SAM riboswitch aptamer (S box leader) from Hymenobacter sp. HSC-4F20, 115 nucleotides, folded computationally. The source organism's lineage runs through Bacteria, Pseudomonadati, Bacteroidota, Cytophagia and Hymenobacter. It matches the Rfam family "SAM riboswitch aptamer (S box leader)". Rfam links the family to the GO term regulation of gene expression.
[in-house]
RNA sequence: UACUUAUCCAGAAAGACCGAGGGACUGGGCCCGACGACGUCUUGGCAACCUGAAAUAAAACAAGGUGCCAACUCCCAUUUCGCCAGCUAAGCGGCUGCGCGGAAGAAGAUAAGUA
Numbered sequence: 001u002a003c004u005u006a007u008c009c010a011g012a013a014a015g016a017c018c019g020a021g022g023g024a025c026u027g028g029g030c031c032c033g034a035c036g037a038c039g040u041c042u043u044g045g046c047a048a049c050c051u052g053a054a055a056u057a058a059a060a061c062a063a064g065g066u067g068c069c070a071a072c073u074c075c076c077a078u079u080u081c082g083c084c085a086g087c088u089a090a091g092c093g094g095c096u097g098c099g100c101g102g103a104a105g106a107a108g109a110u111a112a113g114u115a
């Protein structure tokens, strides 16, 4: 780096340094930020993917390997379903709305494994 599987509406911040942007990418929205964000370091914490530990399974715990500690992966974008509204149609139905809600997908993140 690629692939596979699982998870992603829960949870968890103080101090020091730095100094202007940051929230992955594109567009839109909405936020965070000189009352110092983002980032780095230290300490602390959350969680339970791997691990422990003995034949297996479950539960509990958390010493170790990762991970994480604003906002649902901050929200939307693609498809589909339901509702509502409008237009159309004799009717069945069809079309439209960046309307409201649900599901799936894409992309991404993390873990474990494979190459």
Base pairs, nucleotide, nucleotide: 001115002114003113004112005111006110007109008108013043014042015041016040017039021032022031023030026077027076028075029074044069045068046067049065050064052061073107078104079103080102081101082100083099084097085096086095087094088093
Its mean pLDDT, the model's own confidence on a scale to 100, is 82.